[in-house]
RNA sequence: GCCGACGUAGCUCAGUGGUAGAGCAAAUCUUUCGUAAAGAUUAGGCCAUGGGUUCGAAUCCCUUCGUCGGCU
Repeated sequence: GCCGACGUAGCUCAGUGGUAGAGCAAAUCUUUCGUAAAGAUUAGGCCAUGGGUUCGAAUCCCUUCGUCGGCU
């Protein structure tokens, strides 16, 4: 230099055009003499950036940034 994959909650990942979810983690409550375990509830994300298409974009297209891999 060229090619490809990925970027979504604190972490690991779903979600392939119609109001963004799960597990673990966190907080509160119940239970216990107390802890752990168990159960219930809550909070946490303008989906890497900036544009475009569309009635409507995390999703499709383009730019930029970052991570990883391959070729030279």

RNAcentral holds the sequence, with entries from ENA and MGnify. The RNA shown here (transfer RNA) has 72 nucleotides and comes from a Chloroflexia bacterium. RNAcentral records the identical sequence in 2 taxa. It matches the Rfam family "tRNA". Gene Ontology term of the family: triplet codon-amino acid adaptor activity. The organism belongs to Chloroflexia, within Bacteria.